[in-house]
């Protein structure tokens, strides 16, 4: 430092029109116009770090990408194991 396992983990319409299903009570699925969110990941800019040269660089910014019920993801933090 990396990877595995473990527990924690935010924010934002479970909205609207269609279309399918369907026990017709509701769900989930596609599509579409718009609104929203930033803590996978991309990209941009820079405090800042190095400095002989090459650089290295965020939680900022952006929303390309994902995500706005649950699930699943989730930056990050605890602990354990491997490995270099």
């Nucleotide at each position: 430092c990396u990877u595995u396992g473990c527990g924690g983990g935010a924010g934002a319409g479970g909205g609207c029109g269609g279309c399918c299903u369907u026990u017709u009570g509701a769900g989930a699925g596609c599509c579409g116009a718009c609104g929203c969110c930033g803590a996978a990941g991309g990209a941009g800019c820079a405090a800042c770090c190095a400095c002989c040269c090459c650089g290295g660089a965020a939680a900022c910014u952006u929303u390309c990408a994902g995500g706005c019920a649950a699930a699943u993801g989730g930056a990050c933090c605890g602990c354990a194991a491997a490995g270099g």